The RNA shown here (transfer RNA) has 73 nucleotides and comes from a Candidatus Omnitrophota bacterium. The coordinates come from a structure-prediction model, not an experiment, and the mean pLDDT is 82. It was read from a public genome assembly. Lineage of the source: Bacteria > Pseudomonadati > Candidatus Omnitrophota.
RNA sequence: GGGGCAGUAGCUCAGUUGGGAGAGCACCUGGUUUGCAACCAGGGGGUCGUGAGUUCAAAUCUCAUCUGCUCCA
Numbered sequence: 001g002g003g004g005c006a007g008u009a010g011c012u013c014a015g016u017u018g019g020g021a022g023a024g025c026a027c028c029u030g031g032u033u034u035g036c037a038a039c040c041a042g043g044g045g046g047u048c049g050u051g052a053g054u055u056c057a058a059a060u061c062u063c064a065u066c067u068g069c070u071c072c073a
Base pairs, nucleotide, nucleotide: 001072002071003070004069005068006067007066010025011024012023013022019056027043028042029041030040031039049065050064051063052062053061
C1' cells in the first nucleotide's frame, strides 16, 4: 500500500427481503424477608463509529473516512 471482517444501552450481542431500535446481564424503585441473597413487578439509559449521498422513509443501500482484528505484498 491492497483485500476481508467487526463497530448498535455500562458489558456481551440480536436486528442486514429499507418502515416498531431490542434481548440477557448490570443499574434504580417497589413488593417479599428480622436482614442479605434469590424471586416477583415496574422504571431509567442509545445522536446504531464519523461525515455525506440515494429515498416519502436508512442500523440496513451507495461513497468517503476513523478504530480494532486478520490475510497478502